[in-house]
Molecule: small-subunit ribosomal RNA
Organism: Gammaproteobacteria bacterium
RNA sequence: AAACUGAAGAGUUUGAUCAUGGCUCAGAUUGAACGCUGGCGGCAUGCUUUACACAUGCAAGUCGAACGGCAGCACGGGGUUUACCCUGGUGGCGAGUGGCGAACGGGUGAGGAAUACAUCGGAACGUGUCUAUAAGUGGGGGAUAACGCAUCGAAAGAUGUGCUAAUACCGCAUAAUCUCUCAGGAGAAAAGCAGGGGAUCGCAAGACCUUGCGCUUUAGGAGCGGCCGAUGCCUGAUUAGCUUGUUGGUAAGGUAAAAGCUUACCAAGGCUUCGAUCAGUAGCUGGUCUGAGAGGACGACCAGCCACACUGGGACUGAGACACGGCCCAGACUCCUACGGGAGGCAGCAGUGGGGAAUUUUGGACAAUGGGGGAAACCCUGAUCCAGCCAUGCCGCGUGAGUGAAGAAGGCCUUCGGGUUGUAAAGCUCUUUCAGCCGGAACGAAACGGUUACGAUUAAUACUCGUAAUUAAUGACGGUACCGGCAGAAGAAGCACCGGCUAACUACGUGCCAGCAGCCGCGGUAAUACGUAGGGUGCGAGCGUUAAUCGGAAUUACUGGGCGUAAAGGGUCCGCAGGUUGUUUUGUAAGUCAGAUGUGAAAUCCCCGGGCUUAACCUGGGAACUGCGUCUGAAACUACAAGGCUAGAGUAUGGCAGAGGGGGGUGGAAUUCCGCGUGUAGCAGUGAAAUGCGUAGAUAUGUGGAGGAACACCGAUGGCGAAGGCAGCCCCCUGGGUCAAUACUGACGCUGAGGGACGAAAGCAUGGGGAGCAAACAGGAUUAGAUACCCUGGUAGUCCAUGCCCUAAACGAUGUCAACUAGUUGUCGGGCCUUUACGGGCUUGGUAACGUAGCUAACGCGUGAAGUUGACCGCCUGGGGAGUACGAUCGCAAGAUUAAAACUCAAAUGAAUUGACGGGGACCCGCACAAGCGGUGGAUUAUGUGGAUUAAUUCGAUGCAACGCGAAAAACCUUACCUACCCUUGACAUGUAUCGAAGCCCGCAGAAAAGCGGGGGGGCCCGAAAGGGAUUCGUCGGUUCGGCCGGACGGUGCACAGGUGCUGCAUGGCUGUCGUCAGCUCGUGUCGUGAGAUGUUCGGUUAAGUCCGGCAACGAGCGCAACCCUCGUUCCUAGUUGCCAGCGGGUAAUGCCGGGGACUCUAGGAAGACAAACCUCGUGUAGAGGUGGGAAGGUGGGGACGACGUCAAGUCAGUAUGGCCCUUACGACCAGGGCUGCACACGUGCUACAAUGCCUGGUACAAUGGGAUGCAAUACCGCGAGGUUGAGCCAAUCCAUAAAGCCAGGCCCAGUUCGGAUUGGAGUCUGCAACUCGACUCCAUGAAGUUGGAAUCGCUAGUAAUGGCGUAUCAGCAACGACGCCGUGAAUACGUUCCCGGGCCUUGUACACACCGCCCGUCACAUCAUGAAAGCCGGUUCUGCCCGAAGUACAUGAGUUAACCGCAAGGAGACAGUGUCCUAAGGUGGGGCUGGUGAUUGGGAUGAAGUCGUAACAAGGUAGCCGUAGGGGAACCUGCGGCUGGAUCACCUCCUUU
Repeated sequence: AAACUGAAGAGUUUGAUCAUGGCUCAGAUUGAACGCUGGCGGCAUGCUUUACACAUGCAAGUCGAACGGCAGCACGGGGUUUACCCUGGUGGCGAGUGGCGAACGGGUGAGGAAUACAUCGGAACGUGUCUAUAAGUGGGGGAUAACGCAUCGAAAGAUGUGCUAAUACCGCAUAAUCUCUCAGGAGAAAAGCAGGGGAUCGCAAGACCUUGCGCUUUAGGAGCGGCCGAUGCCUGAUUAGCUUGUUGGUAAGGUAAAAGCUUACCAAGGCUUCGAUCAGUAGCUGGUCUGAGAGGACGACCAGCCACACUGGGACUGAGACACGGCCCAGACUCCUACGGGAGGCAGCAGUGGGGAAUUUUGGACAAUGGGGGAAACCCUGAUCCAGCCAUGCCGCGUGAGUGAAGAAGGCCUUCGGGUUGUAAAGCUCUUUCAGCCGGAACGAAACGGUUACGAUUAAUACUCGUAAUUAAUGACGGUACCGGCAGAAGAAGCACCGGCUAACUACGUGCCAGCAGCCGCGGUAAUACGUAGGGUGCGAGCGUUAAUCGGAAUUACUGGGCGUAAAGGGUCCGCAGGUUGUUUUGUAAGUCAGAUGUGAAAUCCCCGGGCUUAACCUGGGAACUGCGUCUGAAACUACAAGGCUAGAGUAUGGCAGAGGGGGGUGGAAUUCCGCGUGUAGCAGUGAAAUGCGUAGAUAUGUGGAGGAACACCGAUGGCGAAGGCAGCCCCCUGGGUCAAUACUGACGCUGAGGGACGAAAGCAUGGGGAGCAAACAGGAUUAGAUACCCUGGUAGUCCAUGCCCUAAACGAUGUCAACUAGUUGUCGGGCCUUUACGGGCUUGGUAACGUAGCUAACGCGUGAAGUUGACCGCCUGGGGAGUACGAUCGCAAGAUUAAAACUCAAAUGAAUUGACGGGGACCCGCACAAGCGGUGGAUUAUGUGGAUUAAUUCGAUGCAACGCGAAAAACCUUACCUACCCUUGACAUGUAUCGAAGCCCGCAGAAAAGCGGGGGGGCCCGAAAGGGAUUCGUCGGUUCGGCCGGACGGUGCACAGGUGCUGCAUGGCUGUCGUCAGCUCGUGUCGUGAGAUGUUCGGUUAAGUCCGGCAACGAGCGCAACCCUCGUUCCUAGUUGCCAGCGGGUAAUGCCGGGGACUCUAGGAAGACAAACCUCGUGUAGAGGUGGGAAGGUGGGGACGACGUCAAGUCAGUAUGGCCCUUACGACCAGGGCUGCACACGUGCUACAAUGCCUGGUACAAUGGGAUGCAAUACCGCGAGGUUGAGCCAAUCCAUAAAGCCAGGCCCAGUUCGGAUUGGAGUCUGCAACUCGACUCCAUGAAGUUGGAAUCGCUAGUAAUGGCGUAUCAGCAACGACGCCGUGAAUACGUUCCCGGGCCUUGUACACACCGCCCGUCACAUCAUGAAAGCCGGUUCUGCCCGAAGUACAUGAGUUAACCGCAAGGAGACAGUGUCCUAAGGUGGGGCUGGUGAUUGGGAUGAAGUCGUAACAAGGUAGCCGUAGGGGAACCUGCGGCUGGAUCACCUCCUUU
């Protein structure tokens, strides 16, 4: 310095959150199995399944010192023919008699829920061997096996006869003790064997003595066993009653022993809700695994107990068995057989077959330990000790160590730089465990035995025993452990995983396939999730998977949970049992506490030590075993007993309130019906109608009558009742409550499983009643349908009496009782005080609202608790299946109560949050509606789209937000499409290698592209050219001066190009849309467990989250507005190409000229408008209305500008770009065709239908914009398109005329002088080229169309409408399109009810992919499990009857019989045989329980995008739901009663706040 020490969470429901709640994972473990892999050793374990069947061998024998003997073996002796024979004489010994053992040891766990086991006790017992006490061991007898002979049988075996021994058997004697007893007596034993021996006897054997062993009797002990009791000991009540030897007594029997253990008689008991009986399951325990513990699960190995031994029954022997390797019988099975009959029992050790996912050698030895026998030697021992097999588990060791950067090669990845594998390898230097080889070599072994000495015993120096010393022998394992030596890194690494949980990531392949998966979930072309590879992580001779247990799981909650809304309070009360119970005194000591003591086996666990090199393992000591018993003590608490008390409870007296209950009577209003009167055409009903009623007189109205049901106002968060529930008024009977003051009883109380009573509505039965209402039903509507909602009728029923039913959202979704814990306000009942009164105060009992602390997941509850506590009861444990099936009880029935499982899912659920949505609400806005104007939809035509067509009709865009869109120009080109022809480093880019000038011209055939062929080909200068000339060996640059190098260009070859191929759902960028809507957010703070909220809501106001005020918020950002551009006014500056008032000149005329800057205009700058001024309204400094001024007035008009985001919106075909795909083609070139094709449908336009018009003539006034391959004047020609010509203009200069309008004329309402399509003819222009397929012109032709159905679009002022002009694209043109410009120039807006869209607040929600949401049921198909079912086949159990083996007992015993008695006959005793009781198996009936199967059938669950509807979630479009009844394809509908877990609006009451 000890026995201490011990507690983790995560994933998954949701858009997100917090709860509730299940599922899943991480840990430990195993007698395991499977997959991949595998070096060594130690220690352990190893049929969990068929208690299935077993070949073969072994597992229980031993003793000659109990006996007669001697088959076989070896000695000795004798004989002898040398072959052998004889001889128990010796060692020994088969078989046999006898003794002991065989009841132990070993196996297994079928049965068994108590005759079991565990713990603790008990009394009425037995006990071989052992120990120990006392006494004895005397004397006789008759048999029998073996053996011989004979017989039967296949065998197993059996029989007869004859001989013989004993420690075998039987009498007699004796009796210390023992047993019985009437207390006198009576009864009961025994066996010898071995060693030694002095004297004595004997022929000998021996007697005799002695020692040892044995034997008999006896009283004890130890150990073992039998019996009894208490406590503990699984599940089911869908098992509630069980029992007749049953419970007790008496008597007898019986046992080793108590006992109904058995029998007879008597009594009628006994057990049971504290779970009897029945059913199912199971060996129990120490312990093992797990767990912080409490617990939970298990009961292999080891140890204790029990049970069993092929199945069932039975006894015998014995100290002990009803006996694993004994017997008898029955049965099943196997084997032998001569068919007559026999044999057998591995759940002993090995082993075999079978079963199974699965479990070992037909090994060695008795050397050790232990057991049996024996005096001993010794024998036997599959107990045991060892070895073998198996990574089955635990433990240990190894597969090398150090150094080593060129960071090798290879692999993989890559941003192509590199990174990683990786000091890893190689290389160098070392070491040698283990395995291999060689050599040495154990412990386990000491007893027993021999010898000697001493002691005990004895007459004894024998024998025997004890002690000490000494000494020989004995080892299966095994030549093993261990030790030494040798050689050499030499022979030795895998498995799983890498999306999160959970440590560890990349590439390729695949493409919702293949596959993975413990849960969540991955995979549909960029998969860290599949497969492979590289890399990594974890563990390591193992690693994973599967199965199983505990844990986590506080997820059955004792420790340690809950029930208002998540699952969960019984519909309510009464009440037996049970539980629990005020205050005080005394006693007792059951519980309780303390001490002592016995026990709690060993092993295990734990602690401290020790032994194997360590560890596992083994071992010594301790602690512990939380338990039970006994004794002693304490007396607070609980309990019990006795006695008091009055605060709980109750009783009495006196008041009070009340729709409390039952019965009887009675009243008026109203509905309906009937009679009569008045009166006439409608009434009724609805969203609108119709069915219905009415001229046969309704409705309406007056009057009289009948009948039933319900009771307006009062009336109320009001009152009463246990709940359900209760309402006109009066009477009778009756229950409860409350208040006040006194008196009395004296704990009489509370709760309450079973039980009893009550219990809305519907429903049932019988009999009444029946006005209204009204399931069913009928008709009418609505509708796609309408088995509904609405309407007209209408029966059960609703009402009464009696009897059932017994359920509801039977709700406060809140069990009853009691105590305690802030208040405020209202109201009902009683009492007291006070007040003139109204009223006020106090108190008590109810009933409501708000609220503190506290509680709650939150919502909320809050003295009437859901707070803090106590007592008792009921109930819950994921969703569905299902409150269902089966069974049972109740019921006339409907049905009620009780109440599962298989299977299936990973959720289901509560509260709250943010959104979104609502056929919810409030407020507001918008050409949203309304008020207007003009259109579209009808016609022709243009254009785009769909569709169909086609070789192709390229592609994209598809509600708003595609459709005169991409396309601001498809005849070729464009062009992406089709057909045909052609090219392959390519039409285009870069690099590289190599060669070459490049280029130009001509010809051939071809549709062209391409192809084939030919010619010539350097630069500079002169020249128009032809040509000439000079210079240099060619062009550009460089140069080392070399036709050297480089560049450009061309050819060839490598790399590569190219793709309008795919994916807009891989992307960038850009765009559309909500929407120019007023919103979207952040920081800090605060509130909330949290998601979140607040700010941003509220009151005003605005176009506006614009501004103001208030406020737990204070600030800020992106948006709004403003800043920018433009138009409108003025001013300043500047005047050319613009302008021209004044001055001058000129013309037919014209800013034409000189000049001018006044004006217009141009283009730079500045000013101006801010609700500024006044009035009114407003709380107002926010703002609104008005007035004036002003060019403009309330953001002056227009534009640019588009928050956070939404739509996987659009675009890979504008461009860019990841990935994939094509590469003599999906690339490139070229010709022709197509994109224009046409029954049809839709969108967007043009032109019209005409007179506000058309035609003809005349005439006036713009702005934007464009122009050199261009715009083009003028003149001439042409009817015209246009042609010829070409002044001017690179443009405020030229091109360059606006049209509607105005003036004048014609037309006269018509298919026209409207309209212009279509068609014929003739032309012009552009262009290589107008056929498919251009535009325009002229002549002729002259279609539809007479204002357009349902529906629908635009527009609020310089707007709509209407008129022309310009431009981009462009050779030309499909332009009637698009984008702009100017001219002329309206009408209307009461207003926000409605439609559409949007904003803010609020509300409901089962939606969150967000209403294009979610979701219910039938039907159809497939699969799965399950219920019912005529039956069929089993198991188990009860019961009646029949039969009844073996066997004990009893009876009988005429048959048989050695011992004893008897002289004998005979007897006693025994046995065979027979019978009786009991009884296994069997047979035959009838029941109970239970399992399997079954044509068909019922519902249930799950499945892909099936069918029919739309029930529910929003007021879900008829609020929903509960119970009940009826109806219906289905969800459902309807009636009656109930609930709010109903939205909305209004009112009332109450409360809170101001």